Notes:
The prediction has a mean pLDDT of 81. A computed fold for a 356-nucleotide RNA from an uncultured Granulosicoccaceae bacterium, annotated as Bacterial RNase P class A. Of the family's consensus pairs, 94% are formed in the model. Its Rfam family is "Bacterial RNase P class A". Rfam classes the family as a ribozyme. Gene Ontology terms of the family: dimeric ribonuclease P complex, ribonuclease P activity and tRNA processing.

[in-house]
RNA sequence: GGAGCUGGCCAGGUUAUCGCGGUGCUUAUGCAUCGAGGAAAGUCCGGGCUCCAUAGGACAAGGUGCCAGGUAACGCCUGGGAGGCGUGAGCCUACGGCCAGUGCAGCAGAGAGUAGACCGCCUACGUGAAUCUUCGCAUGAGGGUUCGCCGGUAAGGGUGAAAGGGUGCGGUAAGAGCGCACCGCGCCAGUGGUAACAUUUGGCGGCACGGUAAACCCCACCUGGAGCAAGACCAAAUAGGGGAACGUUGGUGUGGUCCGCACUGUUCCCGGGUAGGUUGCUAGAGCCGCGUGGCGACACGUGGCCCAGAUGAAUGAUGACCCUCGACAGAACCCGGCUUAUGGCUGGCUCCCACC
Numbered sequence: 001g002g003a004g005c006u007g008g009c010c011a012g013g014u015u016a017u018c019g020c021g022g023u024g025c026u027u028a029u030g031c032a033u034c035g036a037g038g039a040a041a042g043u044c045c046g047g048g049c050u051c052c053a054u055a056g057g058a059c060a061a062g063g064u065g066c067c068a069g070g071u072a073a074c075g076c077c078u079g080g081g082a083g084g085c086g087u088g089a090g091c092c093u094a095c096g097g098c099c100a101g102u103g104c105a106g107c108a109g110a111g112a113g114u115a116g117a118c119c120g121c122c123u124a125c126g127u128g129a130a131u132c133u134u135c136g137c138a139u140g141a142g143g144g145u146u147c148g149c150c151g152g153u154a155a156g157g158g159u160g161a162a163a164g165g166g167u168g169c170g171g172u173a174a175g176a177g178c179g180c181a182c183c184g185c186g187c188c189a190g191u192g193g194u195a196a197c198a199u200u201u202g203g204c205g206g207c208a209c210g211g212u213a214a215a216c217c218c219c220a221c222c223u224g225g226a227g228c229a230a231g232a233c234c235a236a237a238u239a240g241g242g243g244a245a246c247g248u249u250g251g252u253g254u255g256g257u258c259c260g261c262a263c264u265g266u267u268c269c270c271g272g273g274u275a276g277g278u279u280g281c282u283a284g285a286g287c288c289g290c291g292u293g294g295c296g297a298c299a300c301g302u303g304g305c306c307c308a309g310a311u312g313a314a315u316g317a318u319g320a321c322c323c324u325c326g327a328c329a330g331a332a333c334c335c336g337g338c339u340u341a342u343g344g345c346u347g348g349c350u351c352c353c354a355c356c
Stems, first nucleotide, its partner, number of pairs: 001352010012322007020035006037328001041339002044337005049227004056259004061223005066080005081095001082093004096218002101216002103212002118157002120153003126149010165183006184207001185205005190199003231279004241270006250264004286305008
């Protein structure tokens, strides 16, 4: 100097004039004070809160999926383990089970899971032919070579994404864990660790019936529903209109099915009227500082602070100055997360190049 990895903070500022919403005070006038986010976005998770409702239970259905912690809880966060990617700093994981069962893997290939003989190699056992040779007077007997048959083989080659552990030695007719050594694999112990797991500790076993569960499935754990347009109160209006279905062996009761329990009517279609206000509504699993404990997420203690509550929906306009020249973008019951969008400042770490 370049290229990366990983944390933290901020989100224009100051002033003047006018304007907007809440709260408090004031006789009025007005004064004081507060007033959008780190993601307010997505509506993907988890809750608080309200109602069904103080009758529940089971099944189905759905969610999560290594271990240990944190948390109100989680599919989140922290720290570890295993697997993988990267030279590295680091990053990712839908990470329980294929010996419970069922399925799937085209084509090629001999054969694709109780999975095999195509090309090769061999011809030992048994058998046929040709030829050479030895012994021999002949009959006959032995040996070699070549070509077959019967047969053996899965080491070599081929096919395929994947093919019946690997290397070496022995053995064999040729081969093969056939035997052996080492490695690998499985099981049992030992050691370390809370555990997942690790193991340069030891023993036994020749040991290969593979892959796939973000395939159906099995296992472990978790789960009522609906939602602030929840709900509560006041006000207003009404055509107690018309029709249909089931009707105590029925019907209704906040997802489905069944059992149970309670009550005694319930549901659908057409048509008509009213819908204004108050509340819920912001003091919270709240925020900030310090101390202690912890690797950490966090916890405990202590001191301080109050920081939007609109409802056709509030923060805008103008002027001056400053500068790191300002991106993405606006609360609507609230909170904890995740994901996505995005500008600037800054800490630590890794790699490469050049020079001293």